Model confidence (mean pLDDT): 84 of 100. This is a predicted structure of a 1470-nucleotide RNA (small-subunit ribosomal RNA) from an uncultured prokaryote. Rfam family: Bacterial small subunit ribosomal RNA. RNAcentral holds the sequence, with entries from ENA.

RNA sequence: AGAGUUUGAUCCUGGCUCAGGACGAACGCUGGCGGCAGGCCUAACACAUGCAAGUCGAGGGAGAAGCUUAACUUCGGUUAAGUGGAGACCGGCGGACGGGUGAGUAACGCGUGGGAACGUGCCCUUGAGGUAUGGGAUAACAUCGGGAAACUGGUGCUAAUACCAUAUACGCCCUGGCUUUUGUUGGGGGAAAGAUUUAUCGCCUUAGGAUCGGCCCGCGUAGGAUUAGGUAGUUGGUGUGGUAUGGCUCACCAAGCCUGCGAUCUUUAGCUGGUCUGAGAGGAUGAUCAGCCACACUGGGACUGAGACACGGCCCAGACUCCUACGGGAGGCAGCAGUGGGGAAUAUUGGACAAUGGGCGCAAGCCUGAUCCAGCCAUGCCGCGUGAGUGAAGAAGGCCUUAGGGUUGUAAAGCUCUUUCACCGGUGAAGAUAAUGACGGUAGCCGGAGAAGAAGCCCCGGCUAACUCCGUGCCAGCAGCCGCGGUAAUACGGAGGGGGCUAGCGUUGUUCGGAAUCACUGGGCGUAAAGCGCGCGUAGGCGGCUUAGUAAGUUGGGCGUGAAAGCCCGGGGCUCAACCCCGGAACUGCGUCCAAAACUACUAGACUAGAGUCCGGGAGAGGGUGGUGGAAUUUCCAGUGUAGAGGUGAAAUUCGUAGAUAUUGGAAAGAACACCGGUGGCGAAGGCGACCACCUGGCCCGGUACUGACGCUGAGGUGCGAAAGCGUGGGGAGCGAACAGGAUUAGAUACCCUGGUAGUCCACGCCGUAAACGAUGAAUGCUAGAUGUCGGGGCGCAUGCGUCUCGGUGUCGCAGCUAACGCAUUAAGCAUUCCGCCUGGGGAGUACGGCCGCAAGGUUAAAACUCAAAGGAAUUGACGGGGGCCCGCACAAGCGGUGGACAUGUGGUUUAAUUCGAUGCAACGCGCAGAACCUUACCAGCCCUUGACAUCCCGAUCGCGGUUCGUGGAGACACGAUCCUUCAGCUAGGCUGGAUCGGAGACAGGUGCUGCAUGGCUGUCGUCAGCUCGUGUCGUGAGAUGUUGGGUUAAGUCCCGCAACGAGCGCAACCCUCAUCCUUAGUUGCCAUCAUUCGGCCGGGCACUCUGAAGGAACUGCCGGUGAUAAGCCGGAGGAAGGUGGGGAUGACGUCAAGUCCUCAUGGCCCUUAUGGGCUGGGCUACACACGUGCUACAAUGGCGGUGACAAUGGGCAGCGAAGCCGCGAGGUGGAGCAAAUCCCCAAAAGCUGUCUCAGUUCGGAUUGUUCUCUGCAACUCGAGAGCAUGAAGGUGGAAUCGCUAGUAAUCGUGGAUCAGCAUGCCACGGUGAAUACGUUCCCGGGCCUUGUACACACCGCCCGUCACACCAUGGGAGUUGGUUCUACCCGAAGCCGGUGCGCUAACCUAUUUAUAGGACGCAGCCGACCACGGUAGGAUUAGCGACUGGGGUGAAGUCGUAACAAGGUAACC
Repeated sequence: AGAGUUUGAUCCUGGCUCAGGACGAACGCUGGCGGCAGGCCUAACACAUGCAAGUCGAGGGAGAAGCUUAACUUCGGUUAAGUGGAGACCGGCGGACGGGUGAGUAACGCGUGGGAACGUGCCCUUGAGGUAUGGGAUAACAUCGGGAAACUGGUGCUAAUACCAUAUACGCCCUGGCUUUUGUUGGGGGAAAGAUUUAUCGCCUUAGGAUCGGCCCGCGUAGGAUUAGGUAGUUGGUGUGGUAUGGCUCACCAAGCCUGCGAUCUUUAGCUGGUCUGAGAGGAUGAUCAGCCACACUGGGACUGAGACACGGCCCAGACUCCUACGGGAGGCAGCAGUGGGGAAUAUUGGACAAUGGGCGCAAGCCUGAUCCAGCCAUGCCGCGUGAGUGAAGAAGGCCUUAGGGUUGUAAAGCUCUUUCACCGGUGAAGAUAAUGACGGUAGCCGGAGAAGAAGCCCCGGCUAACUCCGUGCCAGCAGCCGCGGUAAUACGGAGGGGGCUAGCGUUGUUCGGAAUCACUGGGCGUAAAGCGCGCGUAGGCGGCUUAGUAAGUUGGGCGUGAAAGCCCGGGGCUCAACCCCGGAACUGCGUCCAAAACUACUAGACUAGAGUCCGGGAGAGGGUGGUGGAAUUUCCAGUGUAGAGGUGAAAUUCGUAGAUAUUGGAAAGAACACCGGUGGCGAAGGCGACCACCUGGCCCGGUACUGACGCUGAGGUGCGAAAGCGUGGGGAGCGAACAGGAUUAGAUACCCUGGUAGUCCACGCCGUAAACGAUGAAUGCUAGAUGUCGGGGCGCAUGCGUCUCGGUGUCGCAGCUAACGCAUUAAGCAUUCCGCCUGGGGAGUACGGCCGCAAGGUUAAAACUCAAAGGAAUUGACGGGGGCCCGCACAAGCGGUGGACAUGUGGUUUAAUUCGAUGCAACGCGCAGAACCUUACCAGCCCUUGACAUCCCGAUCGCGGUUCGUGGAGACACGAUCCUUCAGCUAGGCUGGAUCGGAGACAGGUGCUGCAUGGCUGUCGUCAGCUCGUGUCGUGAGAUGUUGGGUUAAGUCCCGCAACGAGCGCAACCCUCAUCCUUAGUUGCCAUCAUUCGGCCGGGCACUCUGAAGGAACUGCCGGUGAUAAGCCGGAGGAAGGUGGGGAUGACGUCAAGUCCUCAUGGCCCUUAUGGGCUGGGCUACACACGUGCUACAAUGGCGGUGACAAUGGGCAGCGAAGCCGCGAGGUGGAGCAAAUCCCCAAAAGCUGUCUCAGUUCGGAUUGUUCUCUGCAACUCGAGAGCAUGAAGGUGGAAUCGCUAGUAAUCGUGGAUCAGCAUGCCACGGUGAAUACGUUCCCGGGCCUUGUACACACCGCCCGUCACACCAUGGGAGUUGGUUCUACCCGAAGCCGGUGCGCUAACCUAUUUAUAGGACGCAGCCGACCACGGUAGGAUUAGCGACUGGGGUGAAGUCGUAACAAGGUAACC
C1' cells in the first nucleotide's frame, strides 16, 4: 500500500466482499511447563448455610463458670470469704469509612475552569480560658404476670464520663446605638465529667489551621422536527419562615420566563481519566485500575448524629418468601464464598490477619471475605520445551506414474551426544530495623536417572502462500465475494503431497481500518444519485477604497491549573520478556496577567470604481382594458343542377331523388390570426404573434449633475406559475377524451374511418404540478480568437461601405476542464460568496403521521424485506418491418417441371424384429457403387466358452490338408469309414522353427454408450471478397487508422487521394481439359496421290483425319471515343478465339458443441458361459396415412409400322462373347476372335416415311390371370425378364413451389461402377438444339459505408403487465391485551410541622407544710396542612395479537397477450 466482483471487451460512477488490528468473549478440534494479569457483558431474577463491624473494665453498676481457703454435711453437697472475670446491660466512639452494583439519571449528573453566602467529629497550634455547687431518675438485677414465638407489662433496688438545675464566662450567639473601616458601647442568652498506677488521659467555651462536605456560575458532554410551541410557584419584586445563598416555602404585587444557536416531548445512556483502531483528523467504546455520581427488594418518610434521609439502622405502604398454637411474627447477598434460575458463557461454601490499611482502646490487644495469599479456567499477554549432530542401500511402506521412474526424504532406522522443562533426593530464602510468615518446605541452589513424559489445528479455484489420484455425477455437498457440482471436479468427500500458524489453530459475534463510501483534513450535482419551475424578500452568512481609535477574535510571553495510573522517552529490578519501580516529557485544554495592532470586528470621519437617482434618445408578439378587420370552416335561406357524395391500403358505417356533393348569391355564429416570420424580438420563469387607442412594467445607448457601500445571496415566509382538472355563470363554429357505429384482426375494449359529450373560449374563484430542460442555482472578477445576426452610439470618407465600442442572441474554435461525449468570455475554464440538493438498485416518491385542497390530489417522507449489482460514456460486432451503393436464375422476362397413378427414400403406425445413423436451407433415389441366403449390425430358436481372430506358457502329435461316403440333426456340430499325402533346419539332443490338437491363465472380442471427451474426413455460409499482421500515428482505454474517401472491377481488381508505410492468407495467374496452328512420331489409326482381287484387305505413303508428345497463339497489344492526362469503359480492326475465350481442379480467417465412435483411429465408461462367437428360419420388402426425390404419361411437335443414315465415352479372361443354327420372345446352342486404337459388348436414338384423326382412343400403361426364360444351393415371404390375356388412375394437375442465361434449358439415346442376378437411382458420353433478360421497385441470400439499439447464447435476442400456485416481510382493519404519561376528583398510612391537649407528668418554681396541692416544661390523645400507595373518570402515546383486506418482494421450464429496446412495426417519454 491494495485486491475481487456489473461488460464480448473498455473507461468511469457506484455498491457489495476480502486481506490488518482488537476483545471481560463463546463454540469446534487439540492440549507439556512456568510467570504476569483477567474471570455473570444475560435476570438491579430469587436466595439455603457460614462469615463480611465492632471495640472500650483507664466511664458505670451488677457479676456466671472455674480456682483457693474456711465452716457445715444426710458425704450427694451446701454456705461464707477471696480470687476470677464469661455473657448480657447502662454509657462513649465507630456502624455516613471500607466492600458491591450501574437500575435510575440527557442532569450543574459528569469533565474543565472559576465563585461566595456556609458547615466540619476525630487531628494540629511550645493557641486562649475554664472544669464550681447541687439534684432526681433508670437499665441491668429481683419478683409477679401476658404470649406458641417474636417480644412485653406491673412492682421494687441501684451507678455513672447517662440526665437535670444553679453559679461564672473577656472572648461566643441574638439584638440596639455611635463610627468610613478597624473598633467601641448598651440589653438579653448560653458551659463543663470525671477516671486512675499521680503521670497523664479526658470534659467545656473559644480563635486559627488542615481535611472533608454542601451551594452557585461559564463552557463542553446522545438520537429524533413524522416532537413547534412550552411554563401558574411558572419569571421577577417586597416581606414571613427555614440550617448557608435561592420560589426552597408561604402571603401580596407585577406578567413575565424558555424557544428555530432547537424549548417542550420522546427514545437511548451512569460520566470521566482512559481503552481499541487510525498516518492523522476522526470513529467506536467506558470490563479490570483510578476519580465523581446514583442505588441498596419496590415506593414514601423522618429520627439519631459532626456527617445519613443511612447496603448488613428505624417507621409506614406494596409484592414475594419463611415460621405460627391462626391470635400474630420474621426477612432483604447490587459484601465474600455458595445455590437455583436465565444464558453461547464467567471460578472455591479455601488460608491468614504475617504484610499494607481501617475501627475501638492509654496499652496489651480484639475485629477486619478491606487486604495479602492459595485453588479452578489456554480467557489473554510473555517466556521455555517436545531434542542435537551424523546418517543414501536415497530401506520398507504409502502416493503418483509416460512403468523408465518420481515423491514422502536425512525424514526414519542405525551410530555419537546433551538434559532445559517435567520427575526423584537434598538444601532452602528475601518479604521483618527487636518479636510475629498465611503464602511455604514455596522461589532459588545442589545432586541423580534417562531421549526419556510432552503436537496439533486450519488451508491448498482466484483474491491468497500451497496439486495430484480416487469416489460422487446439479446428487451428496461447498461457499467471505466471484462462484464450484449435470461422468475425466486442483472448488464436494477420502487419500498422498504441499502451505500457514503453533500449545494452540480455526469458526462465529462485535468494533475501528481499508471506506476519499458523510469528504474539517478530504467528495460531488449537463448525460452516472444530485440545481428548488421562477421571482421578491425576513433572519442569517459574506462584503469596495481610506484615516484615526479600541482590543472581542488573532499573535507572542509569564503565572495558575490540567489527580494518580496509563501512552511516549531515559534509566533500573525479576536469568530474558510480559510485568514492576524511578525520573522526564506529554496531557494539543481552561483561567488569569502583560504586550502587539497587520488582518477580521467595533466606534468616529472621509472617498467614488459597486449600487442607485437625474437628463436626452431607442427597440420590442412584455402585461392589462376597450374597440375594429379580413380570409377560412360550419350552419341557415335562396338560385343553378343531377346521382351520387364522402372516406380508405381496400372498404363500410354516414349523407343523398324529401335533391346531397359541386357551384352562385345572401345571412348568422364562434374560434384562431396565413403571407411578413428569421437558431429574429420581449419577459424572472410559465409564456407572448391581425390592426387601433388608452393604462402600465422592465431593458439598452449617450451624457455627465447628484446620493455615498445604500451591495450579493437568501433557511423560514410570500407572490407568479403550461396543460389537464374542479366550482359558479355565460358561450359553443371547428377540433375532440368518454361513448356509439364501421373496418382491421386469432382477438382489437387500439392504431384507420363515420359520428360525438365533457372540454377547448369568456368572467370570477380554486388546483400548484410537467422531459416547468440549457436535464447546467444566483452574483462578481479574470482567462486567445474567428464568423453571422438583433438594438444603440462614435469616427472616417469613395454615401454605403470601412472601422471602433456597449448590450443581446447563434455557430466554430485555442488554452484549460471532462470518464468520455462534449463545454469553451452566454464555461461544464481559473477563483470568491451565499443558497438548494446527492450518498448502491428495488421496495418507493410508496405506507403511516402532519400541513394544504371542494375533490382529484399535492407537499413533507420512512421501514421491514430483497438483489450483487443497478447505472453513465464510448468500442467492436450482430440485428432493424433504418438509410445509401452494389452483386447473385434473387426477382422480373422466358422455357420446362413438381404439387392427383407407379418407383424410391422418410415420417408415422404396426411388429418377436420391422437393425442403426442422417432431420430447415446444409436429412428424406442420403450412408446403400445394388437386403432372396450371405451382406446383417435386428428378432425367435439351437449350440460354443481362452473362444471365429493375435501374442505368451505347458503337454501331445508330426503334421496340416484334401477327396469320396455313411449315420444323427433344421443347421452349426458330433461320430465313423475310405482314399491321396507324410514338414523344414540341424551341432543329430524332442535342440530350434513351423503346423495341428488338448490344458491353465494373462487376454481376445463387442456395428455396446458417449461425435457434448477426441483425431481424421466431410457439409454449409461461399468461389462470397473478404480475413489479418509488423512498424508508425491517434485514443486514459477497449480500439481506431491502414481496409475509409473519389472512380473502376467478376474481385480488398486496379488507379488517384489520404498518418500512414509495408506485408501475409484469400482474388487473379501458375495446373488439367475443350477450341486454332506448327513441329515431331506414324500402329492396331488414316488414304490425297500411286496401286488393288474393290474389303485400307495387301503394297506403298504419313499429305489429311486421328492419336501421343513438345511448342506457338490473346496481352486491352493496335485504332477511335470517353474518363482526370489515371485505372478503366464503349466501339472498331485483325484473329480459330477479345476483354477472366468455355469447362474443371483449387474453398481465406472463421461460423454452425453442424455430421460421422456403424469406414478408420482413439480417451473414458460398460459386457465377459455374454452386450462375445457359430447356425437355421424370419425381419430390414409390413401399410389406414403424410411428405421429399424421380420415372412414365395424359397424346397428333404424338402412337404404331416401315426405313435403315450419322456419335462419343467406356468395359471385357471365373470376362466380353462374333458368325451360323433353334425359339413369337426372354433366351438356347455354338464357340471364331480378343488381356484388346487390332476381337467383342455395339443395335445408337431422336431423324425420315406411311398410317391413325381427338376418342379414355391404335393414347396411357398400373393391376391381375396364366405360360415361360435367366441367374443362383435356393426366387414362398422377396429377383429380373419374355409371350398371351387384362387394361386402372390419368384429358396438363388447388394453395403453393423447383431448375435453367448457350452448345445452356428442353429432348434423344449410349456407356460404366456396384453386381451370380436385380436401377426409373448414381457417375459419365455424345446427338438434335431453343426462348428471354425492359430493368433492380419488390421477395430471398450476400458484400461495403452509415445510423439506432435496453441485443452480445447476439432478433429463434431482449423484455412488460394481469391471472394461477407457494413462501416472506409489511400497510389498513371491527376490536382486544399490556406499558408509559397527563388532567380532574376521591381516599389518605407512617412522618415532620401547626393547633389543642379535660388524660398522664421525677428534677425547676410557688404555697401550705414534710408529702401533698397548684404552676411551668413535656408526653399520650385529638384536630388541621402536606403527602406515598390505592381508587374513579377522561385524554395522549407506544407495543403485541386480530377475521378480513391492499399493494410489495422472491420463486423451475405455468396461462394470456406483445407494451418497451430497431422508424420495435401507431417514434418514445413527462